[in-house]
Context: one part of a larger RNA
RNA sequence: UGACGGGGGCCCGCACAAGCGGUGGAGUAUGUGGUUUAAUUCGACGCAACGCGAAGAACCUUACCAAGGCUUGACAUUGAAUGACCGCUCCAGAGAUGGAGCUUUCCCUUCGGGGACAUGAAAACAGGUGGUGCAUGGCUGUCGUCAGCUCGUGUCGUGAGAUGUUGGGUUAAGUCCCGCAACGAGCGCAACCCCUAUCCUAUGUUACCAGCGGGUAACGCCGGGGACUCAUAGGAGACUGCCAAGGACAACUUGGAGGAAGGCGGGGAUGACGUCAAGUCAUCAUGCCCCUUAUGUCUUGGGCUACACACGUACUACAAUGGUCGGCAACAGAGGGAAGCAAAGCCGUGAGGCAGAGCAAACCCCAGAAACCCGAUCCCAGUUCGGAUUGCAGGCUGCAACUCGCCUGCAUGAAGUCGGAAUCGCUAGUAAUCGCAGGUCAGCAUACUGCGGUGAAUACGUUCCCGGGCCUUGCACA
Numbered sequence: 001u002g003a004c005g006g007g008g009g010c011c012c013g014c015a016c017a018a019g020c021g022g023u024g025g026a027g028u029a030u031g032u033g034g035u036u037u038a039a040u041u042c043g044a045c046g047c048a049a050c051g052c053g054a055a056g057a058a059c060c061u062u063a064c065c066a067a068g069g070c071u072u073g074a075c076a077u078u079g080a081a082u083g084a085c086c087g088c089u090c091c092a093g094a095g096a097u098g099g100a101g102c103u104u105u106c107c108c109u110u111c112g113g114g115g116a117c118a119u120g121a122a123a124a125c126a127g128g129u130g131g132u133g134c135a136u137g138g139c140u141g142u143c144g145u146c147a148g149c150u151c152g153u154g155u156c157g158u159g160a161g162a163u164g165u166u167g168g169g170u171u172a173a174g175u176c177c178c179g180c181a182a183c184g185a186g187c188g189c190a191a192c193c194c195c196u197a198u199c200c201u202a203u204g205u206u207a208c209c210a211g212c213g214g215g216u217a218a219c220g221c222c223g224g225g226g227a228c229u230c231a232u233a234g235g236a237g238a239c240u241g242c243c244a245a246g247g248a249c250a251a252c253u254u255g256g257a258g259g260a261a262g263g264c265g266g267g268g269a270u271g272a273c274g275u276c277a278a279g280u281c282a283u284c285a286u287g288c289c290c291c292u293u294a295u296g297u298c299u300u301g302g303g304c305u306a307c308a309c310a311c312g313u314a315c316u317a318c319a320a321u322g323g324u325c326g327g328c329a330a331c332a333g334a335g336g337g338a339a340g341c342a343a344a345g346c347c348g349u350g351a352g353g354c355a356g357a358g359c360a361a362a363c364c365c366c367a368g369a370a371a372c373c374c375g376a377u378c379c380c381a382g383u384u385c386g387g388a389u390u391g392c393a394g395g396c397u398g399c400a401a402c403u404c405g406c407c408u409g410c411a412u413g414a415a416g417u418c419g420g421a422a423u424c425g426c427u428a429g430u431a432a433u434c435g436c437a438g439g440u441c442a443g444c445a446u447a448c449u450g451c452g453g454u455g456a457a458u459a460c461g462u463u464c465c466c467g468g469g470c471c472u473u474g475c476a477c478a
Base pairs, nucleotide, nucleotide: 001478002477004474005473007472008471009470010469011468012467013466015462016461019426020425021424022423023422026316027315028314029313030312031311032310033309034307035306042053043052064302065301066300067299068298069297070296073125077124078123081119082118083117087102088101089100090099091098092097106115107114108113127291128290130289131288132287136285137284138280139279140278141276143274148187149186150185151184152183153182154163155162156161167178168177169176193268194267195266196265198236199235200234201233202232203231204230208225209224212223213222214221239262242256243255244254245253246252318419322378323377324376325375326374327373335366336365337364340359341358345354346353347352385416390411391410392409393408394407395406396405432454433453434452435451436450437449438448
């Protein structure tokens, strides 16, 4: 000087408390451990691994296993030599591949040659998701959006170092004020950026429809309008600006006015010096080591989907604040669409099929939002709750749904009556609850990322638990 303390003081955070809803019990989905296996590829392991890499394993992916093949190689450069290449048919084979046949005879040219492609001897070499993240770059997590981390000059100290950065107030903040052997500065904080909340101006199509006219069973449907909504730009607006009180005449705090918004208005992006030899050699790059008829590469099939069990994360429930049926096409936002989204109409109980209008989309489509509201019924039961499981019959995608996809109909109708010890999230348009969309994607979503609808309760307070900041003290630690 740090780190540490079941030392002290001050302060903060959904840290506790006050509340609301969960997890832990059930079934299922998914990840992991373990076990099994020819293989169940690899990585991630307290917080900060475990719906994680994986924004989607039937083949492919795929790295694993078995079997069958290849050896200058699936891929790149050089390369003597040869030729167009491609394509089609047949045979053998699980296919890779091998054999036979048919077809074709590239482009430019100064006719010397050159270029692309294919085959190809020899050799340099290729290749490796092989090892090492404790050799590395890059990227990332975490403490933590915590308020800290430093430097120059000066001063003090023999020195390590100190001071500044401590102190009194204050703040979300090393934020600001005052003081001070310090005076300044840098990286952080804040602001500048984006979205959102109000208003103004401009422009009105594909958006809108108040007034005027026309028209319909109905509809901005038409003429038209530029008011409104909305869209797209540009501005205004919030600054403790005003008032009062407190305060040290400061910073600031509390209350008030006006205002759509008030003291950081709400949200996002933004992550200092560093810590954890944290994570990643399997995104990529890369040193060294290792393999080179194999640890490379091609193919078929299998596996990653196993199952006594254990854990994590979710979904669905256990019901009456509910289930079912009808009214009924009540009312969103944000997205996506050309190898695409697909309407009307018709068929089917349905998944879906036929059909194909329109739309590169403020135009057309996906697309009927759901919870909600009104009425009827069920009457507290393992039920008209719950839907697992299983049987049968079908639909879709795709060479192909056996291992191993999703969906529909009929039948079946399991556990489950609110969950021990323990434990998690959340302070407002939040929790809870309700649907919708997107990416991935041929197909497959209870996951993920977004979007809107309905919409609470509680916070006395900081004694305690956890984490953090500043000062101080002890120290057997560095």
Background:
This is a predicted structure of a 478-nucleotide part of an RNA (small-subunit ribosomal RNA, 3' major domain) from an uncultured bacterium. Its mean pLDDT, the model's own confidence on a scale to 100, is 84. The RNAcentral record of the full RNA draws on ENA and SILVA.